[in-house]
RNA sequence: GGACGAUUAGCUCAGCGGAAGAGCACUGCACUUACAUUGCAGGGGUCGCAGGUUCAAAUCCUGCAUCGUCCA
Numbered sequence: 001g002g003a004c005g006a007u008u009a010g011c012u013c014a015g016c017g018g019a020a021g022a023g024c025a026c027u028g029c030a031c032u033u034a035c036a037u038u039g040c041a042g043g044g045g046u047c048g049c050a051g052g053u054u055c056a057a058a059u060c061c062u063g064c065a066u067c068g069u070c071c072a
Base pairs, nucleotide, nucleotide: 001071002070003069004068005067006066007065010024011023012022013021018055026042027041028040029039030038048064049063050062051061052060
């Protein structure tokens, strides 16, 4: 230098055009002498950034950034 893939909650990931969820983690309550476990409830997201297409974009297109793999 070139090709491909990834980027979504604190972490690991799902979501493939009708607008965001799960598990773990965190907070509160119940339970316990207490802790843990378990149950219930709750908080937390400019969907990497910028532009474009569309009535509508996490999702499609373009550029950029970061990370990874491969080729030279």
A computed fold for a 72-nucleotide RNA from a Patescibacteria group bacterium, annotated as transfer RNA. The sequence was found in a public genome assembly. The prediction has a mean pLDDT of 82. Its Rfam family is "tRNA". About the family: Transfer RNA (tRNA) molecules are approximately 80 nucleotides in length.